[in-house]
Record summary:
Small-subunit ribosomal RNA, central domain from Sequoia sempervirens, 361 nucleotides, folded computationally. Rfam family: Bacterial small subunit ribosomal RNA. Model confidence (mean pLDDT): 82 of 100.
Context: one part of a larger RNA
């Protein structure tokens, strides 16, 4: 390599984007070194094969086929090329949309500590139980003034945003993407995407602030045979912010991306449709609303539940598929050695990518 697979047995890249490359919508013409036929000529002998003859193995005679290239010569289905066109794919425009997407400024209340006064007096606090710790230099408990730093109760929900990481207290700036609608314009511009770029929790590292809770290291009390640990009290990096590193995580839905066909049902978020109502000097059977309601029902485009067929080793999954197909990528090939060793390439550094091998069962 073939071949078979990747939810759980080894195996989907953390995530996008977008270059090469591969792949690709309908109709018409032309083209004709892919592809397809047909005919020349060549395809030595020997072998191999039919037929005939004698024949013990076998020898004689004859007679037909042959891959493949070359010339030529013709087909146009399909695959490429040109050219012309379509519109449903793919965008783009208009009218409306819902929302914790993003980034910057400003603002608020609870709470927790600390300060400072008052008032108050013996214990407070912790724990299964104590201790050590705070307290007569007045503690906890109570009022009230201030400082400060971090997160935003209740609404909230199987909701709703976002490519993934993620993301919620209000306002306001400036931004990105989604939906739906009836139409208009473009005219295949499309999907996937090797390397490439760019984003990416927390932890960690640089430098400069900031530090109320909270806690890695640490130091006590205890527990224990012992306890370097679960319990308690103190507590320092960090955790918050601003720049700019690091690039990994059970970065999980363990389910690559995209398109298309496919039983029934029940819930919900957004539209649009469809009902009602109120308003409008008009045309009131019609117009508009940042007005409601939504009993039933319709289509969409998300989230969820249960299921048929089908599918799976089962457990499941089931129109958001792990079903049936197409296209393009990434990974797997017994279990340890091993995500090690070596190099090589990135980073300050920790470390991160690529990534064996002997030996062993």
């Nucleotide at each position: 390599c073939u071949a078979g697979g990747u939810g759980u047995a080894a195996a989907g890249g953390g995530c996008a984007u977008g270059u090469a490359g591969g792949u690709g919508g309908u109709g018409a013409a032309u083209c004709g070194a892919g592809u397809u036929g047909g005919a020349a000529g060549u395809g030595a002998a020997a072998g191999a094969u039919g037929c005939c003859a004698a024949a013990a193995a076998u020898u004689g005679g004859u007679g037909g086929g042959g891959u493949g290239a070359u010339u030529u010569u013709a087909a146009a289905a399909c695959c490429a090329a040109u050219u012309c066109a379509c519109u449903u794919g793919a965008g783009u425009g208009a009218g409306a949309u819902a929302g914790g997407g993003g980034a910057g400024a400003g603002u608020g209340g609870a709470a927790u500590u600390u300060c400072a006064u008052g008032u108050g007096u013996a214990g407070g606090g912790a724990u299964c139980a104590a201790a050590g710790c705070c307290a007569g230099a007045g503690a906890u408990c109570u009022a009230c003034c201030a400082a400060g730093g971090a997160a935003c109760a209740c609404c909230a929900a199987a909701a709703g945003c976002a490519a993934a990481g993620g993301a919620a207290a209000c306002u306001u700036u400036c931004u990105g993407g989604u939906u739906c609608u009836a139409c208009a314009c473009u005219g295949a511009u499309g999907c996937u995407g090797g390397g490439g770029u760019g984003u990416g929790a927390a932890a960690g590292a640089a430098u400069g602030g900031g530090g109320a809770g909270u806690a890695a290291a640490u130091a006590u009390a205890a527990u224990u045979a012992g306890a370097u640990a679960c319990c308690c009290u103190a507590g320092u990096a960090g955790u918050c912010c601003a720049u700019g590193c690091c690039a990994u995580a059970a970065a999980c839905a363990a389910c690559g991306a995209u398109u298309g066909u496919u039983c029934a049902u029940c819930c919900u978020u957004g539209g649009u449709c469809c009902c009602c109502a109120a308003c409008u000097a008009c045309u009131a059977u019609a117009g508009c609303u940042g007005g409601g309601g939504c009993c039933a029902g319709a289509u969409u485009a998300g989230g969820g539940g249960c299921c048929c067929a089908a599918c799976u080793a089962a457990c499941a999954u089931g129109u958001g598929a792990a079903a049936c197909a197409c296209u393009c990528u990434a990974c797997c090939u017994g279990g340890g050695g091993a995500g090690u060793a070596c190099g090589a390439u990135c980073a300050u550094a920790a470390g991160a990518u690529u990534g064996a091998a002997a030996u062993u069962c």